Description: A computed fold for a 625-nucleotide part of an RNA from Desulfovibrio sp., annotated as large-subunit ribosomal RNA, domain II. The source organism's lineage runs through Bacteria, Thermodesulfobacteriota, Desulfovibrionia, Desulfovibrionales and Desulfovibrio. The prediction has a mean pLDDT of 82.
[in-house]
Context: one part of a larger RNA
RNA sequence: GCCUGUGAGUUACGAUAGCGAGCGAGGUUAAGGCAUGGGAGUGCCGGAGCCGGAGGGAAACCGAGUCUUAAUAGGGCGAGUUAGUUCGUUAUCGUAGACCCGAAGCCAGGUGAUCUUAUUACGGCCAGGCUGAAGCUCAGGUAACACUGAGUGGAGGGCCGAACUCUAGUGUGAUGAAAAACGCAGGGAUGAGCUGUGAUAAGGGGUGAAAGGCUAAACAAACCUGGAAAUAGCUGGCACUCCCCGAAAUGCCUUGAGGGACAGCCUCAUACGCCUAUCAUGGAGGUAGAGCGAAGGUAUGGGAGUGAGACGGCGGGCGAUAAAGUUCGUCGUCGAGAGGGGAACAGCCCGGACCGACAGCUAAGGUCCCUAAAUGCCGCUGAGUGUGAAAUGAGGUGCUAUUGCGAAGACAGCCAGGAGGUUGGCUUAGAAGCAGCAAUUCCUUAAAAGAGUGCGUAACAGCUCACUGGUCGAGCAAUGGUGCGCAGAAAAUGUAACGGGGCUAAGCGGUAUACCGAAGCUUCGGAUUCUAUGUAUAAAGCAUAGGAUGGUAGGGGAGCAUUCCAUGGACCGCAGAAGGUACACUGAGAGGUGUGCUGGAGGGGAUGGAAGAGAGAAUGCAGGU
Numbered sequence: 001g002c003c004u005g006u007g008a009g010u011u012a013c014g015a016u017a018g019c020g021a022g023c024g025a026g027g028u029u030a031a032g033g034c035a036u037g038g039g040a041g042u043g044c045c046g047g048a049g050c051c052g053g054a055g056g057g058a059a060a061c062c063g064a065g066u067c068u069u070a071a072u073a074g075g076g077c078g079a080g081u082u083a084g085u086u087c088g089u090u091a092u093c094g095u096a097g098a099c100c101c102g103a104a105g106c107c108a109g110g111u112g113a114u115c116u117u118a119u120u121a122c123g124g125c126c127a128g129g130c131u132g133a134a135g136c137u138c139a140g141g142u143a144a145c146a147c148u149g150a151g152u153g154g155a156g157g158g159c160c161g162a163a164c165u166c167u168a169g170u171g172u173g174a175u176g177a178a179a180a181a182c183g184c185a186g187g188g189a190u191g192a193g194c195u196g197u198g199a200u201a202a203g204g205g206g207u208g209a210a211a212g213g214c215u216a217a218a219c220a221a222a223c224c225u226g227g228a229a230a231u232a233g234c235u236g237g238c239a240c241u242c243c244c245c246g247a248a249a250u251g252c253c254u255u256g257a258g259g260g261a262c263a264g265c266c267u268c269a270u271a272c273g274c275c276u277a278u279c280a281u282g283g284a285g286g287u288a289g290a291g292c293g294a295a296g297g298u299a300u301g302g303g304a305g306u307g308a309g310a311c312g313g314c315g316g317g318c319g320a321u322a323a324a325g326u327u328c329g330u331c332g333u334c335g336a337g338a339g340g341g342g343a344a345c346a347g348c349c350c351g352g353a354c355c356g357a358c359a360g361c362u363a364a365g366g367u368c369c370c371u372a373a374a375u376g377c378c379g380c381u382g383a384g385u386g387u388g389a390a391a392u393g394a395g396g397u398g399c400u401a402u403u404g405c406g407a408a409g410a411c412a413g414c415c416a417g418g419a420g421g422u423u424g425g426c427u428u429a430g431a432a433g434c435a436g437c438a439a440u441u442c443c444u445u446a447a448a449a450g451a452g453u454g455c456g457u458a459a460c461a462g463c464u465c466a467c468u469g470g471u472c473g474a475g476c477a478a479u480g481g482u483g484c485g486c487a488g489a490a491a492a493u494g495u496a497a498c499g500g501g502g503c504u505a506a507g508c509g510g511u512a513u514a515c516c517g518a519a520g521c522u523u524c525g526g527a528u529u530c531u532a533u534g535u536a537u538a539a540a541g542c543a544u545a546g547g548a549u550g551g552u553a554g555g556g557g558a559g560c561a562u563u564c565c566a567u568g569g570a571c572c573g574c575a576g577a578a579g580g581u582a583c584a585c586u587g588a589g590a591g592g593u594g595u596g597c598u599g600g601a602g603g604g605g606a607u608g609g610a611a612g613a614g615a616g617a618a619u620g621c622a623g624g625u
Base pairs, nucleotide, nucleotide: 001625002624003623004622005621006620011096012095013094014093015092016091017090018089019088020087021086022085023084026051027050028049032045033044034043035042036041055062056061065077066076067075068074099237100236102234106227107226108225109224110223111222117201118200119199120198121197122196123195124194125193126191128160129159130158131156135152136151137150138149139148140147164188165187166186169184170183171182172181203219205215206214207213240559241558242557243556244555245554250263251262253260254259264306265305266303267302268301269300270299271298272297275296309334310333311332312331313330314329315328316327317326318325339350340349341348354526355525356524357523359522360521361520365516366515367514368501369500370499374513376511377510378509379508380507386503392487393486396484397483398482399481400480401479402478403477404476405475413471414470415469416468417467419444420443421442425437426436450465454463455462527549528548529547530546531545532544533543534542535541560614562611563610564609565608566607567606571603572602579598580597581596582595583594584593585592586591
């Protein structure tokens, strides 16, 4: 891990409400007793007590009233407007362990010093080697000491190093050989040494050369038992089916913030028909208003859950006109919503799934292939733009507007001219249209030609432009607006910025007609339920018409199965029960029934009753494997 078994709202006593039953202005007995044996019972006594039948007041007290008060005034609470009570059952709440499992902890009484800490009594152990303190002896030496030398001597938390003991380092080991070891290299090794046996000290206590260490493999308070099922606003788990409705993630308060109380929102029952949201169908075409009007709504009562919300659009605050940010308002979706689209994708787009169908039509979105369905038409794009991006830049290209020039010939090209005073003046080596400076940059000849647009020379020269004529023969130039493109454009595993292939449309804009496309709508069959009508009426039956049937928390309804009991000495069973197994039939489902094989002694229908009453989950528990 798997399999099998087992495993969680129970019981008692109170309270409230619904339902059922009895009696009813009353209802009811408790303990106990008597009788009986109708089943750990049954029947009958027992009226103590309790609830109701009258309230008001703190009370005395009064009483359909009473209290307040000076009040016969006003006001408060009552009566007038009568139904209760007992038992059973269901739901919920309270008190109890109170659905189950789960703490760390707190307290009490005991048990522990065979581990370990310290102490104590009596014992044991420390190869070998080295060093050589005091003292002493002798010799020298001194007046005597002192002092010096040689020897002797054998001190020391002395030195080296086994046994013994320890563990700072390191390797291995890590489902180990071992719940602390092994290897290597180390420290101490006559001492505050190591060690044996007995004894003493104990839980807020001991012991501690002190690390919160140790106190029996566990110690910032041991272990065992008890209080005890401690408590857990926390986490996890909580078991059959179908049907109806269906939330919330908000406000206010809270030692409150992941918990609660009250309100809001859901559900069920009853009452009302005051009020009127939404939908369907039909009609009208007269808006607002008014009026009509279910299941909606309101009221009272029973039961809840929720009180972490998320994203998107719009309007704001905070932030940085950041964030899948945060906080409000409002609508939507998800939450609790499946289906189709969006490649994939809770919150976007379409659309709300009662069941069945190998029928049809559509929505969003699509129609070259993957892949169901169009190789229509008119334009645009040429960038694979489409299939990612800004400021900014550009004779890309389509459409459009304005202005000017043009057959009296524009624009571009080509041919020709482009002169004279003059090399203007100044400056300067030079300055002659063209280094530079200043200027009333003027005049002449002309079709036209600047005291000069650029190249050029040392300076000239030379080339050229403006400007003019000719040639040519039809549009040219400038400036806006707009469509689609271009550049700007660098990232980390691998193309990787269309889902892919690929596409010049299979891209973009417009237009027309088709088609595909969902659990939407329709068609056919069926189920449940509501409303209305009809029918039969004992009914929840039957028929027709119309509506409804997504669903988490949660409320309500109807059922299936299991064990036991009663009716019950009924029925089935060795001619084969239960159980097992393989099939078949059947019911909307939980399920039910039958047959064969197995099995070998019990089992079930109906109607009621009572529960140890349904398992996949709890790092559940036990066994098996």